A computed fold for an 87-nucleotide RNA from Cytobacillus gottheilii, annotated as c-di-GMP-I riboswitch aptamer. NCBI's taxonomy places the organism under Bacteria, Bacillota, Bacilli, Caryophanales, Cytobacillus.
RNA sequence: UACCUAUAACGGCAAAUUUUACGAAAGUAAAAGACGCAAAGCCACGGACCUAAGGCACAGAUUUGCUAAGGCAGCCGGGUUACCAAG
Numbered sequence: 001u002a003c004c005u006a007u008a009a010c011g012g013c014a015a016a017u018u019u020u021a022c023g024a025a026a027g028u029a030a031a032a033g034a035c036g037c038a039a040a041g042c043c044a045c046g047g048a049c050c051u052a053a054g055g056c057a058c059a060g061a062u063u064u065g066c067u068a069a070g071g072c073a074g075c076c077g078g079g080u081u082a083c084c085a086a087g
Base pairs, nucleotide, nucleotide: 004087005085012037013036017032018031019030020029021028022027035074041080042079043078045077046076047075049071050070054067055066056065057064
């Protein structure tokens, strides 16, 4: 110096829920709040998952199904950046 890692230290993030706003929805943002997290920092490249406005096909004017270019990084993989330090 690099990598793995903890029972250490300084800290960090913030689930569910509530309120408000945006959105067709999934969901997102802010405030409160902590389930948890050694990348629970960032990125939608791959897979999984969620939603279906619009579109397509039925229905026949009730509906139903399919579909992501929408979402999700606290689902996994991948890329990238990073504090401390016993061993």